NadA riboswitch, 49 nucleotides, folded computationally.
It matches the Rfam family "nadA riboswitch". A reference for the family is Chen et al. (2020), "Structural distinctions between NAD+ riboswitch domains 1 and 2 determine differential folding and ligand binding", Nucleic Acids Res.
The prediction has a mean pLDDT of 77.

RNA sequence: GCUUUCAACAUCCCCGUUCCGGCGCGGCAACGCGCGUGGAACUGAAGGC
Repeated sequence: GCUUUCAACAUCCCCGUUCCGGCGCGGCAACGCGCGUGGAACUGAAGGC
């Protein structure tokens, strides 16, 4: 460097970060709130090359 499986780290458990979408609810709209929801990049852990 490539690749696979992951989130250890967290003031019980769960939860890595950011961005772009999706869905639901409210709203005339702008927009707000919520979601074991899809994707991309990044950080970190453990394997393989």